This is a predicted structure of a 72-nucleotide RNA (transfer RNA) from Deltaproteobacteria bacterium RIFCSPHIGHO2_12_FULL_43_9. Taxonomically the source falls in Deltaproteobacteria (Bacteria, delta/epsilon subdivisions). It matches the Rfam family "tRNA". The family's RNA type in Rfam is transfer RNA. The coordinates come from a structure-prediction model, not an experiment, and the mean pLDDT is 82.

[in-house]
RNA sequence: GGGCGAUUAACUCAGUGGUAGAGUGCCACUUUCACACGGUGGAAGCCACAAGUUCGAAUCUUGUAUCGCCCA
Numbered sequence: 001g002g003g004c005g006a007u008u009a010a011c012u013c014a015g016u017g018g019u020a021g022a023g024u025g026c027c028a029c030u031u032u033c034a035c036a037c038g039g040u041g042g043a044a045g046c047c048a049c050a051a052g053u054u055c056g057a058a059u060c061u062u063g064u065a066u067c068g069c070c071c072a
Base pairs, nucleotide, nucleotide: 001071002070003069004068005067006066007065010024011023012022013021018055026042027041028040029039030038048064049063050062051061052060
């Protein structure tokens, strides 16, 4: 220098054009003598950034950034 892949909640991930979700974790209540487990409820996302296409974009296109792999 070239090619490919990844980037979504604190963490691990799902979601291939039409209301952003799960598990773990966190908070409150419940349960217990107490802790843990269990039960109920809740908070936490400008979907890496910018632009474009579209009635509508996490999703499609282009560029940028970071990380990983391959080639030279």